[in-house]
Context: one part of a larger RNA
Molecule: large-subunit ribosomal RNA, domain IV
Organism: marine metagenome
RNA sequence: CUCGGGUGAAGGAACUCGGCAAAAUGACACCGUAACUUCGGGAGAAGGUGUGCCCCUGACACGUGAAGGCCUUGCGGCUGGAGCGGAAAGGGGUUGCAACAAAGAGGUGGCUGCGACUGUUUAUUAAAAACAUAGCACUCUGCAAACUCGUAAGAGGACGUAUAGGGUGUGACGCCUGCCCGGUGCCGGAAGGUUAAUUGAUCGGGUUAGCAUUUAUGCGAAGCUCGUGAUCGAAGCCCCGGUGAACGGCGGCCGUAACUAUAACGGUCCUAAGGUAGCGAAAUUCCUUGUCGGGUAAGUUCCGACCUGCACGAAUGGCGUAACGACGGCUAAGCUGUCUCCACCAGAGACUCA
Numbered sequence: 001c002u003c004g005g006g007u008g009a010a011g012g013a014a015c016u017c018g019g020c021a022a023a024a025u026g027a028c029a030c031c032g033u034a035a036c037u038u039c040g041g042g043a044g045a046a047g048g049u050g051u052g053c054c055c056c057u058g059a060c061a062c063g064u065g066a067a068g069g070c071c072u073u074g075c076g077g078c079u080g081g082a083g084c085g086g087a088a089a090g091g092g093g094u095u096g097c098a099a100c101a102a103a104g105a106g107g108u109g110g111c112u113g114c115g116a117c118u119g120u121u122u123a124u125u126a127a128a129a130a131c132a133u134a135g136c137a138c139u140c141u142g143c144a145a146a147c148u149c150g151u152a153a154g155a156g157g158a159c160g161u162a163u164a165g166g167g168u169g170u171g172a173c174g175c176c177u178g179c180c181c182g183g184u185g186c187c188g189g190a191a192g193g194u195u196a197a198u199u200g201a202u203c204g205g206g207u208u209a210g211c212a213u214u215u216a217u218g219c220g221a222a223g224c225u226c227g228u229g230a231u232c233g234a235a236g237c238c239c240c241g242g243u244g245a246a247c248g249g250c251g252g253c254c255g256u257a258a259c260u261a262u263a264a265c266g267g268u269c270c271u272a273a274g275g276u277a278g279c280g281a282a283a284u285u286c287c288u289u290g291u292c293g294g295g296u297a298a299g300u301u302c303c304g305a306c307c308u309g310c311a312c313g314a315a316u317g318g319c320g321u322a323a324c325g326a327c328g329g330c331u332a333a334g335c336u337g338u339c340u341c342c343a344c345c346a347g348a349g350a351c352u353c354a
Stems, first nucleotide, its partner, number of pairs: 001349003005345004010340002014338001019335001027051005036041001038172001052094006062085003068079004095099001108332006114325002119131002135170007147156003173320004178250003183247002185243005192238003203227005210219003251269005278312001279309001290306005
C1' cells in the first nucleotide's frame, strides 16, 4: 500500500454530481400524536416515560379443579371448593458506569414532480415517469358470430350467445372533456358521369371460285382469317350527405380611453375552424441564472407567484388528488472519519528471508 473489521480530541456535510459509504434509530408496555383525507387512513406519525433483583400487598384476580353432597344410575348433570399454579398493578428495599446491560430488532420530519394503487420489464450495464391494471369510451359481431391459425379438413373463440366475444384508445377517484367534416378514413345514398370480363352491330384488310380482259392485270361472292369495336355491363371512383373518446387541425396586420401605459372597442385580409375551461419559464421557456417573493451570510437547483406559452391544452386526454413508490428534485433537526486532517489498534495479503 490492498482487503475486510475497530476506535478517535474539537468541529459536524465544511465532503461530494448527490450524506455515496458509515454512523444513528431499533424490543415490549404505557402516555401522546399534526396538516390533509376517498373517513379506511395518515400512524409505529412526531415526541416522551418505564424495564434488573429481593420483600410485602395484590390473592375469593384468574387457571386447573380432588374429596364430599343431590339426582332421572349416566363414559351423566348440578353443586362443592381442597390442593397446585399464579398475572397486571401498587408500596418498600437493593447492586452496578450501565437493568430490552450481550446478540438479534424502524432512522425521522417538511415542500414538490411523475405514476393512482398491489403488480410487470431490457436472463448478462437501464426496475423507471416505461408496460400492465380496475374504471371509461368508440367500434365490430345475431351464432355455421366477428376475429385468429390452417392449402384444406378442421381448431380456437366457446361446449360461450350482445350483462357475451373481438379490436382500438384512455388509464383509480373528483371536476371536466370546447370549436373545425375543407383534406384523409369510416358509414349511408343512389339520380347522373366514368368503367372490366361478356356481347360482337358496323366497317376495313388478306385469301379465291368466278367474271372482265389490251394476257400486264383488275374486280371479286361464299367460306376461312386478321383487325375495328356500336350496343349490353356490377362494385369502385367522381358525386350527395353524415361522422372527432376517427387520422387530424385549432391565424395575421393596423388603429383606438381626460398623464403615461394598456386596449374592453373598431377596421381589414385569410381560413374548414381560428385554442374554450384549466394550467403555464413547466419532465414543455430559446432568449434565461426571465422578474418578484420565500428559504441561505451567500441559492444556475428548490418552493410560491407573474404571463412576454421561441414551441401547454382537453381520452395522442386537461387540471386536481388521500394512500402508495428500492422513482426524481429541494430542505430541516438528529447522527456521524464523508470532510477540516488524518492518527492509531487487532487481523488477512502484498514485500524480504528460509